[in-house]
C1' cells in the first nucleotide's frame, strides 16, 4: 500500500411492520393510542362454485417439463427486488421465484367483530420526461 474479513455510528434496501403516553426502581415486561396493514361479516349482486379429487388465508413468490420409488435436485416461468432528492418510461446488467397459516369452514359486503406492526439486509449502470428542494445572478 491492495484485498479480505468483524465492529459501530450515520444514512438507507425489501417489508404493513412506525410514533407516542401510561404503570413499574428498570425491562426485550404490561396495558392504552395514532397511524399503517390483514381477516371474518347484509340487502343487491354473482357463482355449472363448494360437498375428500376438501376448501381458504398471508406473501412477488405460481406454473410447467425433467431425473428419482421418494426425498433430493435441475431447466424454464406468471410474478418481483436492485436507494443517494423523489417519481415514471427506455435501454442493458444482475438476482428471487420461498415459507408459513385456518382446520371442514369463509364469493362480494354497509354497519360490526376480530388480528398484526415482525423478520433479514447494505449499493447496478446508462438515457429521456415530470415534480420537488437549494444555490448564485
Nucleotide at each position: 500500500a491492495a484485498c479480505g474479513c468483524c465492529g459501530a455510528a450515520u444514512c438507507g434496501c425489501u417489508g404493513a411492520g412506525u410514533c407516542c403516553u401510561g404503570c413499574u426502581a428498570g425491562a426485550u415486561g404490561c396495558a392504552g393510542g395514532a397511524g399503517c396493514g390483514g381477516g371474518g361479516g347484509a340487502c343487491c349482486c354473482g357463482u355449472u362454485c363448494u360437498u375428500u379429487u376438501g376448501g381458504g388465508g398471508c406473501g412477488c413468490a405460481u406454473c410447467g417439463c425433467c431425473u428419482g420409488a421418494a426425498a433430493u435436485g435441475g431447466c424454464g416461468u406468471a410474478g418481483g427486488a436492485c436507494a443517494a432528492c423523489c417519481u415514471c418510461u427506455u435501454c442493458g446488467g444482475c438476482c428471487c421465484g420461498a415459507g408459513c397459516c385456518c382446520g371442514u369452514c369463509a364469493g362480494c359486503u354497509a354497519a360490526c367483530c376480530u388480528c398484526g406492526u415482525a423478520a433479514g439486509c447494505g449499493u447496478c449502470g446508462a438515457g429521456g420526461g415530470g415534480g420537488g428542494a437549494g444555490a448564485a445572478c
The RNA shown here (c-di-AMP riboswitch aptamer (ydaO/yuaA leader)) has 137 nucleotides and comes from a Deltaproteobacteria bacterium. The prediction has a mean pLDDT of 79. The sequence was found by an Rfam model in a public genome assembly. Its Rfam family is "c-di-AMP riboswitch aptamer (ydaO/yuaA leader)". Rfam describes the family as follows. This family represents a conserved RNA structure found upstream of the ydaO and yuaA genes in Bacillus subtilis and related genes in other bacteria. The organism belongs to Myxococcia, within Bacteria.